[in-house]
Record summary:
Predicted 3D model of a 76-nucleotide RNA (transfer RNA) from a Coriobacteriales bacterium. The coordinates come from a structure-prediction model, not an experiment, and the mean pLDDT is 80. The source organism's lineage runs through Bacteria, Bacillati, Actinomycetota, Coriobacteriia and Coriobacteriales. It matches the Rfam family "tRNA". Rfam links the family to the GO term triplet codon-amino acid adaptor activity. Rfam classes the family as a transfer RNA.
RNA sequence: GCGCCUGUAGCUCAACGGACAGAGCAGUGGACUUCUAAUCCAAAGGUUGCAGGUUCGAUUCCUGCCAGGCGCGCCA
Numbered sequence: 001g002c003g004c005c006u007g008u009a010g011c012u013c014a015a016c017g018g019a020c021a022g023a024g025c026a027g028u029g030g031a032c033u034u035c036u037a038a039u040c041c042a043a044a045g046g047u048u049g050c051a052g053g054u055u056c057g058a059u060u061c062c063u064g065c066c067a068g069g070c071g072c073g074c075c076a
Base pairs, nucleotide, nucleotide: 001072002071003070004069005068006067007066010025011024012023013022018056028042029041030040031039049065050064051063052062053061
C1' cells in the first nucleotide's frame, strides 16, 4: 500500500429499512435478613466510532475518514 471483518449502555452482546434501540452482567435504590451473602422488586444508564448521501423513514443501504483485528504485498 491492497483486500476482508468489527465498532451499539461501564463490560459482553442482540435488534427484516418501520412503534420509545433492547437483554444479561456490573453499578444505584428498595424488600427480605440481627448483619452480610444469596434471592426478589424497581428505576436509571445510549450523539448506534465521526462526517456526508439515498429514503416518507437508517443501528441496518451507499461514500469518505478514524480506531481495532486478520490476510496479502513492498522494503530497490